[in-house]
Context: one part of a larger RNA
RNA sequence: UUGGGCGUAAAGAGCGCGCAGGCGGCCGAGCAAAGUCGACUGGUGAAAUACCCCGGCUCAACCGGGGGGUGACUGGCGAUACUUGUGGGCUUUGAGUAGGGGAGAGGGGAGUGGAACUCCCGGUGUAGUGGUGAAAUGCGUAGAUAUCGGGAGGAACACCAGUGGCGAAGGCGACUCUCUGGCCCCUUUACUGACGCUGAGGCGCGAAGGCUGGGGGAGCGAACGGGAUUAGAUACCCCGGUAGUCCCAGCAGUAAACGAUGGACACUCGGUGUCGGUGGUGUUGACCCCACCGGCGCCCAAGCAAACGCAUUAAGUGUCCCGCCUGGGGAGUACGGUCGCAAGGCUAAAACUC
Numbered sequence: 001u002u003g004g005g006c007g008u009a010a011a012g013a014g015c016g017c018g019c020a021g022g023c024g025g026c027c028g029a030g031c032a033a034a035g036u037c038g039a040c041u042g043g044u045g046a047a048a049u050a051c052c053c054c055g056g057c058u059c060a061a062c063c064g065g066g067g068g069g070u071g072a073c074u075g076g077c078g079a080u081a082c083u084u085g086u087g088g089g090c091u092u093u094g095a096g097u098a099g100g101g102g103a104g105a106g107g108g109g110a111g112u113g114g115a116a117c118u119c120c121c122g123g124u125g126u127a128g129u130g131g132u133g134a135a136a137u138g139c140g141u142a143g144a145u146a147u148c149g150g151g152a153g154g155a156a157c158a159c160c161a162g163u164g165g166c167g168a169a170g171g172c173g174a175c176u177c178u179c180u181g182g183c184c185c186c187u188u189u190a191c192u193g194a195c196g197c198u199g200a201g202g203c204g205c206g207a208a209g210g211c212u213g214g215g216g217g218a219g220c221g222a223a224c225g226g227g228a229u230u231a232g233a234u235a236c237c238c239c240g241g242u243a244g245u246c247c248c249a250g251c252a253g254u255a256a257a258c259g260a261u262g263g264a265c266a267c268u269c270g271g272u273g274u275c276g277g278u279g280g281u282g283u284u285g286a287c288c289c290c291a292c293c294g295g296c297g298c299c300c301a302a303g304c305a306a307a308c309g310c311a312u313u314a315a316g317u318g319u320c321c322c323g324c325c326u327g328g329g330g331a332g333u334a335c336g337g338u339c340g341c342a343a344g345g346c347u348a349a350a351a352c353u354c
Stems, first nucleotide, its partner, number of pairs: 003326004007308002012322001014205004021198003025090003030086003034083002036079003040076005051067006094195001095192004099187004106180007113157001117153008128139002165172002210251006219245002224240004262321006270299011282287001303310002327354003336347004
């Protein structure tokens, strides 16, 4: 490289947008003839070998002579169904636009609320409290814990809550207002007329932790100190506690970023639940039933699979495009390059060894 693969064996990029590129719906006449096709034709296809025929060494191996050929590449001629190019049409099924309706923790900003917690002030009140397997450190007669009243502060939003919803992913959960995205779903026609799919590079988003500057700091809490436990205990348990956790601006760019399953389209038995919507029937009740569209789950048939299992949300059957794998260790390391304030990220070997 080919081939074969990528849920769990090595392998799907964390996710999106998208330039180039690759691929591409329906109709029908034309033109071209690049791909494609032709038992058409020219060239190259060295010699030796191999194959067929004849011959020479007594045979054979070996040797000599003659003959025929393909594939591949390439020129010409011809064909035009398909692909392609050019030019034309589509009243549409792909894609999109407009009108009407709808659901939602989708995102940003501002404001508000109650419960809990800690601290401060005051009242009542007295000797403990706290913590554990048991304790001790700790707190407390300078009046704690408990309880009542008042005040301050920061962070998170119990119940609702769901096997629920939304988002491309990361992720999103008190309430109100406001700005805003998907155009997410349904519905009715109307309109544009292939405008599409994928996407190397590129650009953007991206949990937690971390970094820079500024603010904030209730609770929790790496590090750290102390008490226990223990042979020891740099831990698990307990008392404290700094970064951090929170906000603003910027950086970083990782993850078991998981469905360990790239995206798009088409096709392939059924059953059941749930969420959003439309239509219909019953009854009118916040309801029930039926059908359809869209989403999220569960079970199973064929088929697939090494098995586990997957099974219209495929890991089934196909087409297109991208990414990735190629024995274990060395190693996601060294070196180089590049990005970063740093931590480090990305790219990425070899010797050696089994």
The part of an RNA shown here (small-subunit ribosomal RNA, central domain) has 354 nucleotides and comes from an uncultured bacterium.